[in-house]
RNA sequence: AGUGUCGUCUGGGCGGCCGCGGGUGGCUUUGGCCACAUGAGGAAAGUCCGGACUCCAUAGGGCGCGAUGGUGGCUAACUGCCACCGGGGGCAACCCCAGGGAAAGUGCCACAGAAAGUAAACCGCCUAAGCGUUUCGGCGCCGGCAAGGGUGAAAGGGUGAGGUAAGAGCUCACCGCGCGCUUGGUGACAAGCGUGGCAGGGUAAACCCCAUCGGGAGAAAGCCCAUGUAGGGAGGAAAGGCGCGGCCCGCGCCGUUUGGACCUCCGGGUAGGGCGUUUGAGGCUUGUGGCAACACAAGUCCUAGAGAAAUGGUCGCUGCUUCCUCGGAAGCACAGGAUCCGGCUUAUACGACGGCACUCACU
Numbered sequence: 001a002g003u004g005u006c007g008u009c010u011g012g013g014c015g016g017c018c019g020c021g022g023g024u025g026g027c028u029u030u031g032g033c034c035a036c037a038u039g040a041g042g043a044a045a046g047u048c049c050g051g052a053c054u055c056c057a058u059a060g061g062g063c064g065c066g067a068u069g070g071u072g073g074c075u076a077a078c079u080g081c082c083a084c085c086g087g088g089g090g091c092a093a094c095c096c097c098a099g100g101g102a103a104a105g106u107g108c109c110a111c112a113g114a115a116a117g118u119a120a121a122c123c124g125c126c127u128a129a130g131c132g133u134u135u136c137g138g139c140g141c142c143g144g145c146a147a148g149g150g151u152g153a154a155a156g157g158g159u160g161a162g163g164u165a166a167g168a169g170c171u172c173a174c175c176g177c178g179c180g181c182u183u184g185g186u187g188a189c190a191a192g193c194g195u196g197g198c199a200g201g202g203u204a205a206a207c208c209c210c211a212u213c214g215g216g217a218g219a220a221a222g223c224c225c226a227u228g229u230a231g232g233g234a235g236g237a238a239a240g241g242c243g244c245g246g247c248c249c250g251c252g253c254c255g256u257u258u259g260g261a262c263c264u265c266c267g268g269g270u271a272g273g274g275c276g277u278u279u280g281a282g283g284c285u286u287g288u289g290g291c292a293a294c295a296c297a298a299g300u301c302c303u304a305g306a307g308a309a310a311u312g313g314u315c316g317c318u319g320c321u322u323c324c325u326c327g328g329a330a331g332c333a334c335a336g337g338a339u340c341c342g343g344c345u346u347a348u349a350c351g352a353c354g355g356c357a358c359u360c361a362c363u
Stems, first nucleotide, its partner, number of pairs: 001359009012318007020039002023036005041334001045345002048343005053218004060249004065214005070084005085099001086097004100209002105207002107203003122149002124145003130141004157175006176198001177196008222275004232266005240254005282301008319332005
């Protein structure tokens, strides 16, 4: 210097004029006026995951259904994050993995190929043993083989040597696989030693099995106050009605011949105001501990709360990028709350900074 990879920040600025939201303070003729500070995001998007909170509700068990899946840690929690293990990709930094079980069972593996589960023989190799024949080279029958070739994603572990008629874990060495022991590690696991010739594979984001976890609904959730109508009408069952997302148990409330909780139907009134609603699992700075995610301590700050939905318009100067005839021209992204928070995913113009890896050159 280039290329790659990982991470952080930013998302134009300043000023004038006019116009908005709530808050605090002052004044007021109660109509309002003035001053001050403040007023969208890194994703506010998606509504995917998890919670806080509220109600069902007094709160459980089982089935079903659904989700997750290496180990350890962080967190309010998670399927998230961090570190490590195993597998894969990459020269590497680094990146990816719905990563338990195929010896519980069922299913599937098209086409090609001889054969894709009691194996089997397309091309082939041998002909040792046995039978027949011979021109004594051999040939035929019978028999043996799966080492060579072919097909395929995958063909009854792989490479090499010995052995054999030719071969084969048949034997041996190394690798692989199973089992045992030792060492290291919290653990997943790793390394070493020993032992056994061990013997069809793959697929579970196929059904399934195992382990762990899980009530439901949702801010128009819900709670309170005021006003007003009609403090209306009819019906429902008897060991009954209703509620608890589905079913069962169980529990709760009401009731047992009805005056009522509840359910169904008819009819009438209201739609006004407040709370929830923004002080939080909060932000920032520093220190300590930790590889890290993060935790603890101290200090400091208060930064939307609308309610049909507010932060806009205009002018000037300036910033950044590109091009150029050096005068200028063009462009400046994705995009805006609605209970709140932690994550994930998606979109994103111009940029700024840093770590690490590789290559080249110079010293």